[in-house]
RNA sequence: AUCUUAUCGAGAGUGGUGGAGGGACUUGGCCCGAUGAAGCCCGGCAACCUGUCAUCAGCAUAAGGUGCCAAUUCCAGCGAAAUGGGCUCCAUUUUGGAAGAUAAGGU
Numbered sequence: 001a002u003c004u005u006a007u008c009g010a011g012a013g014u015g016g017u018g019g020a021g022g023g024a025c026u027u028g029g030c031c032c033g034a035u036g037a038a039g040c041c042c043g044g045c046a047a048c049c050u051g052u053c054a055u056c057a058g059c060a061u062a063a064g065g066u067g068c069c070a071a072u073u074c075c076a077g078c079g080a081a082a083u084g085g086g087c088u089c090c091a092u093u094u095u096g097g098a099a100g101a102u103a104a105g106g107u
Stems, first nucleotide, its partner, number of pairs: 001107008013042001015041003021032003026077004043069003048065002051061002073099001078096008
């Protein structure tokens, strides 16, 4: 880099440092931020792998490998259905997908 599988409506700080951006990309929205963004440290959450205790399955636990810690993956974008509307169109709801993130395994 790419492929497969699983998950993505829960959870996690009134800390230190830092000093202007941030919410993946792009477009359109909508937000967060000097009452302090990103990053780093500490802290925490979670339980994919792993360890331990067990075992029919699992559940519990959290030392280790990752991950994560505003808002559903912040929302929509492509399609389908239902409902409504003065009906080539629009709105709302549901749903499939695309893209992405994370883990484990493969190439």